[in-house]
A computed fold for a 73-nucleotide RNA from a Myxococcales bacterium, annotated as transfer RNA. Rfam family: tRNA. It is annotated as a transfer RNA. Gene Ontology term of the family: triplet codon-amino acid adaptor activity. The source organism's lineage runs through Bacteria, Pseudomonadati, Myxococcota, Myxococcia and Myxococcales. Model confidence (mean pLDDT): 82 of 100. The sequence is in RNAcentral, with records from ENA.
RNA sequence: UGCCGCGUAGCCAAGCUGGGAAGGCGCUCGGCUUUGAUCCGAGAGAUCGUGGGUUCGAAUCCUACCGCGGCAA
Repeated sequence: UGCCGCGUAGCCAAGCUGGGAAGGCGCUCGGCUUUGAUCCGAGAGAUCGUGGGUUCGAAUCCUACCGCGGCAA
């Protein structure tokens, strides 16, 4: 320098044939317990890396950057 892949909540991670952002861990509250842990129930939290574009509508499509990883030179 070129090519490929990835970037979604504090962490992991599904969703990428365009139309409801799942789930697990963790966190908060309640139950249980003498207390804690386990277990059970409920709840909060993500404008989806950034900007722009297409579209009635974008995590998803296009484009330019940023970061990480890999390959080639």